Model confidence (mean pLDDT): 77 of 100. A computed fold for a 373-nucleotide RNA from Smithella sp., annotated as Bacterial RNase P class A.
[in-house]
RNA sequence: GGAGAAGAUCGGAUGAUCGCGGGCAGGCAUGACCUGCCGGAGGAAAGUCCGGGCUCCGCAGGGCAGGAUGGUCGCUAACGGCGACCGGGGGCGACCCCAGGGAAAGUGCCACAGAAAACAUACCGCCCGCCUCAGGCGGGUAAGGGUGAAAAGGCGAGGUAAGAGCUCACCGCUUUUCCGGUGACGGAAAAGGCAGGGUAAACCCCAUCCGGAGCAAGACCAAAUAGGGGAACGUUUGAGGGCGGCCCGCCUGAUGUUCCCGGGUAGUGUCGCUGGAGGCGCAGGGCAACCUGCGUCCCAGAUGAAUGAUCAUCGCCGCGUCAAAGGGUAACCGAAACGCGGAACAGAACCCGGCUUAUGAUCUUCUCCGCGC
Repeated sequence: GGAGAAGAUCGGAUGAUCGCGGGCAGGCAUGACCUGCCGGAGGAAAGUCCGGGCUCCGCAGGGCAGGAUGGUCGCUAACGGCGACCGGGGGCGACCCCAGGGAAAGUGCCACAGAAAACAUACCGCCCGCCUCAGGCGGGUAAGGGUGAAAAGGCGAGGUAAGAGCUCACCGCUUUUCCGGUGACGGAAAAGGCAGGGUAAACCCCAUCCGGAGCAAGACCAAAUAGGGGAACGUUUGAGGGCGGCCCGCCUGAUGUUCCCGGGUAGUGUCGCUGGAGGCGCAGGGCAACCUGCGUCCCAGAUGAAUGAUCAUCGCCGCGUCAAAGGGUAACCGAAACGCGGAACAGAACCCGGCUUAUGAUCUUCUCCGCGC
């Protein structure tokens, strides 16, 4: 100097003028008014993908079906999230990725090519024997070649008619024991010739978990009403109802329940609506995610939808000039000031913890390559 990897912070500041919404206090002519003070969009507010808080359904029992998750151990209110580790894979490396239980319970699928794609096979080839001998027939073989993403564990030696775990050593695999670890797992030793693939993000099996609906939830005030007509079932032999589907159980239920037709009312109402699994600081514990203690702060609540506009200065970024000034052994670096320009993605609507997506600037640490000393 170049190319990368991981992480963190910010998302302009100040002042003036004008204009909005909320809270508090005061005034007053009580009006939708006036004055003062204090605050007023995000790191993703987005997507609505997960998990909850909260509200309602009187309990939310058992089972089936259905759905979700899937290495281990921790964190958390919880999660399909986060942290650390294990195993597998990618990268020279810093690091990154994994929908990571089971193929020996069963059923499927693996196109084309190939002899054969799993109770698998002999196209070429190799060996042996015979014959009518450039060839043919029979037997043996799965080591070599070919096809393919993948072909009867790999490699070396021996052995064999030629070959084959046929035998041996090493590796792989299975089982057992010991050691380390909370554990997934790792290491060592011994025995065994050993199941002939892949795929479960195919069906399936195993383990764990799962009431439902949602702020347009819901509560209250105000207003209005014609209870008019009809139908079905039922009255303890139990209709109907009890908010994902089905079954069982349980509860409720009697001039009861449900359905259809017809009529009236509903405010620009109040609450929910912002004090929290809250923010910040310090200390301790923990590899970390996080936890505990102490202190401190209040940080939008709109409702057709406020949080803005203009000007000035400063800050940040880019270009030019300064400047083949200057510095340096070299590679290389190159300021202040001045001028011009720029500022991304993007707007709360009950709240919170995550994930995913979009995106500007700065900083820190680490890896690799090149050059110079």
Lineage of the source: Bacteria > Pseudomonadati > Thermodesulfobacteriota > Smithellaceae > Smithella. It matches the Rfam family "Bacterial RNase P class A". Rfam classes the family as a ribozyme. Its family is annotated with dimeric ribonuclease P complex, tRNA processing and ribonuclease P activity in the Gene Ontology.